Predicted 3D model of a 72-nucleotide RNA (transfer RNA) from a Candidatus Vogelbacteria bacterium. The organism belongs to Candidatus Vogeliibacteriota, within Bacteria. Its Rfam family is "tRNA". About the family: Transfer RNA (tRNA) molecules are approximately 80 nucleotides in length. The coordinates come from a structure-prediction model, not an experiment, and the mean pLDDT is 85.
RNA sequence: UGCGGGGUAGAGCAGUGGUAGCUCGUCGGGCUCAUAACCCGGAGGCCGUUGGUUCGAAUCCAACCCCCGCUA
Repeated sequence: UGCGGGGUAGAGCAGUGGUAGCUCGUCGGGCUCAUAACCCGGAGGCCGUUGGUUCGAAUCCAACCCCCGCUA
């Protein structure tokens, strides 16, 4: 410099146009003499930023920012 992959909840990841989900963690409750395990429930993300297309965008398009790899 160019090319490719990625950015979604505290962490790790799904979600290829129609109200954003899973596991772990966290909080509350149950169970237990108690802790862990197990069971039930809750909180927490307007999807990297800004525009565009569309009735409708996390999803398609453009530019930019950040991370990883390859290349010179």